RNA sequence: CGGGCUGAGUGGCCGCGGGGGGAGAGACAACCCCUCGAGGAAAGUCCGGACACCAAAGAGCGAGGGCGGUGGGUAACGCCCACCCGGGGAAACCCGCGGGAAAGUGCCACAGAAAGACACGGCCGAUGGCGCGGCCACACGUGAGUCGCGUACAGGCAAAGGUGAAAUGGUGCGGUAAGAGCGCACCGGCGUCGCGGCGACGCGACGGCCAGGCAAACCCCGCCCGGUGCAAGGCCAAACAGGACCGACGACCCGGCUCGGCGAGGUCCAGGUAGGCCGCAGGAUCGCCGUAGGCGACCCCCCGGGGCUUCGGCCCUGGAGAGACAGAUGGCCGCUCACGACAGGAUCCGGCUUAUAGGCCCGCU
Numbered sequence: 001c002g003g004g005c006u007g008a009g010u011g012g013c014c015g016c017g018g019g020g021g022g023a024g025a026g027a028c029a030a031c032c033c034c035u036c037g038a039g040g041a042a043a044g045u046c047c048g049g050a051c052a053c054c055a056a057a058g059a060g061c062g063a064g065g066g067c068g069g070u071g072g073g074u075a076a077c078g079c080c081c082a083c084c085c086g087g088g089g090a091a092a093c094c095c096g097c098g099g100g101a102a103a104g105u106g107c108c109a110c111a112g113a114a115a116g117a118c119a120c121g122g123c124c125g126a127u128g129g130c131g132c133g134g135c136c137a138c139a140c141g142u143g144a145g146u147c148g149c150g151u152a153c154a155g156g157c158a159a160a161g162g163u164g165a166a167a168u169g170g171u172g173c174g175g176u177a178a179g180a181g182c183g184c185a186c187c188g189g190c191g192u193c194g195c196g197g198c199g200a201c202g203c204g205a206c207g208g209c210c211a212g213g214c215a216a217a218c219c220c221c222g223c224c225c226g227g228u229g230c231a232a233g234g235c236c237a238a239a240c241a242g243g244a245c246c247g248a249c250g251a252c253c254c255g256g257c258u259c260g261g262c263g264a265g266g267u268c269c270a271g272g273u274a275g276g277c278c279g280c281a282g283g284a285u286c287g288c289c290g291u292a293g294g295c296g297a298c299c300c301c302c303c304g305g306g307g308c309u310u311c312g313g314c315c316c317u318g319g320a321g322a323g324a325c326a327g328a329u330g331g332c333c334g335c336u337c338a339c340g341a342c343a344g345g346a347u348c349c350g351g352c353u354u355a356u357a358g359g360c361c362c363g364c365u
Base pairs, nucleotide, nucleotide: 001363002362003361004360005359006358008336009335010334011333012332013331014330016037017036018035019034020033021032022031039342043353044352046351047350048349049348050347051229052228053227054226064225065224066223067222068221069083070082071081072080073079084098085096086095087094088093099220100219104218105217106214107213108212120161122157123156124155127154128153129151130150131149132148133147134146135145136143137142138141169187170186171185172184173183174182188210189209190207191206192205193204194203195202196201233278234277235276236275242269243268244267245266246265253261254260255259282300283299285297286296287295288294289293301321302319303318304317305316306315307314308313337340
């Protein structure tokens, strides 16, 4: 520096939630017995899925949103593994919201002349203008010629200065009036070609081709996404109210049932409220009861022990798997130690992130 594991142990008593059994004619509660009963993050609800419903959840287009180096893994992912590139470190290793700025638009605070085509101070005086002088020419005071000096009017430049996070590739030499990839060497970028690699990319050669930054601004490119989330959703189903039919030409009910008694209600239906069941707590299949379901058998998954093994696995044996309803896992006492952190299910699973006292192990510098 990196990775992995652990997350006090044990005994007694009392208590709590789920399941099963006993007692009991039977059911609920109580009682007795057996058994199961939170985490590495159960958390945040940030991604991805399963599952459920929405006609289908399939396809195309659009809007909107997400993702973004390459290859692989995966049910899938924004996750994981390996690698590439850039940055940091002496190293192990760490960090990266890592497509495109040469499609277009936009923005670049302050400072500064200028934040994409700009010149503030500055440099130059090659070219033209102007002034002065020499030469030259002639028509003798002029210039249309030529040379020199001056000026900085036209103009050339972007090296050095200054400003800034950033100033139009960098350093050096040459070159020039001064300068400049203008030329050259090296370095950087870009492009083309060759070689290596599945690929991102790397190496080499060649070409002065030299292009500011920002896409977590719009945008462009590629890929992905139907919506809502277990309060999903499925089922059973009162009471009151409602509807249909029958009923004083006597219904329903009772008895010894062609009759008699009694005398005003009876039967059915729909919706699905209250309430309840499932979803839902290892899984598949089969059988029986019989129908929200229950019981049993067998196999598989998981855990412990033993044996065999060709190390792939096989055999024997034992254990018995949280599931509330917005709700259980706690308290007291004893012993031991390193003296105990962060924290508790709520449909389930794979991740990520965040919190975490202490302890243990492995590898590397």
Model confidence (mean pLDDT): 75 of 100. A computed fold for a 365-nucleotide RNA from a soil metagenome, annotated as Bacterial RNase P class A. The model forms 92% of the base pairs in the Rfam consensus. It matches the Rfam family "Bacterial RNase P class A". Rfam classes the family as a ribozyme. Its family is annotated with dimeric ribonuclease P complex, ribonuclease P activity and tRNA processing in the Gene Ontology. The RNAcentral record of the sequence draws on MGnify.